[in-house]
């Protein structure tokens, strides 16, 4: 230098053919309990690496850049 794969909640990962973004743990609040832990339940957390572009409408398609991983020189 050049290919290819990632990138979405604090953390691990879903996310269907483009059509209003979910889970599980963490951590919070309630019930349990003399109190903890374990169970039950509840709410909260995100504008999807960044910036453009296509579209009536993008996490998803497109382009560059960034960052992280593998091959090859």
């Nucleotide at each position: 230098g050049c290919a290819c794969c990632c990138u979405u909640a604090g953390c691990u990962c879903a996310g269907u053919u483009g059509g209003u973004a979910g889970a599980g743990c963490a951590a919070c609040c309630c019930c349990u309990u003399u109190a903890c832990a374990c169970g039950g339940g509840g709410a909260a957390g995100g504008c999807c690496g960044u910036a453009g572009g296509u579209c009536c409408g993008a996490g998803u398609c497109c382009u560059a850049c960034a960052g992280g991983g593998u091959g090859c020189a």